[in-house]
């Protein structure tokens, strides 16, 4: 680097160093000399893995599930993964056409909502 599985609308900031870009990519929109991003120290969030405690199940144990805790391994601490990108469904508007009384059909159109895919991130696992 690739593969498999799970999760991604919650949550969590101070100090020091440095000094110009940063938010993966393109567009948008943001953050940034009132110092972002990054690095270091401390603090915190969370509960994926490990450990521990209680419960469910069981004749019992294991496994599994639920709850709690947070010691260890990671992770994370602007904005939903910041939003969109590809496909589908539906609503509204607009345009064209039919009918003109209600209405109906269509769309390289606009916009909104939802579903799915893709990409990405994190963890766990296998080779």
């Nucleotide at each position: 680097a690739g593969c498999u599985c799970a999760u991604c609308g919650a949550g969590a900031c101070c100090g020091g160093c440095u000094g110009a870009g940063g938010g993966a990519u393109a567009g948008g929109c943001c953050c940034a000399a009132c110092g972002a991003c990054g690095c270091c120290g401390g603090g915190g969030c969370a509960a994926c893995c490990u450990c521990c405690a209680g419960g469910a199940c069981u004749a019992a144990c294991c496994a599994u599930c639920c709850u709690g805790a947070a010691a260890g391994g990671u992770g994370c601490c602007a904005a939903c993964u910041c939003c969109u990108g590809c496909g589908g469904u539906g609503a509204u508007u607009c345009g064209u056409c039919c009918a003109u009384a209600c209405g109906g059909a269509c769309g390289u159109a606009a916009c909104c909502a939802c579903c799915g895919a893709g990409a990405g991130a994190u963890g766990a696992g296998a080779a």